The RNA shown here (transfer RNA) has 72 nucleotides and comes from a marine eukaryotic metagenome. Its Rfam family is "tRNA". Rfam links the family to the GO term triplet codon-amino acid adaptor activity.
């Protein structure tokens, strides 16, 4: 200097900007069982890296910055 990535505690999805921001795992609870585990049901958990801009409306588009990874 160039590129990619940044969304829940972890791993990740989120299409061409709009409809409540989601899944799995994990956590808590319930039910079941003599008891435990598994499977089942429910609940909580998010400043979408930070700051601006565009727009009626931004996780999504644009700019700058930060961090990580890769290339030269």
């Nucleotide at each position: 200097c160039c590129g990619a990535u940044a969304u829940a505690g972890c791993u990740c999805a989120g299409c061409u900007g709009g409809c409540c921001a989601g899944a799995g795992c994990g956590a808590g609870g319930g039910a079941u069982u003599c008891a435990u585990a598994a499977a089942c049901c429910c609940u909580a958990g998010g400043u979408c890296g930070c700051a601006g801009g565009u727009u009626c409306g931004a996780g999504u588009c644009c700019u700058g910055c930060u961090a990580u990874c890769g290339g030269c």
The RNAcentral record of the sequence draws on MGnify. Its mean pLDDT, the model's own confidence on a scale to 100, is 80.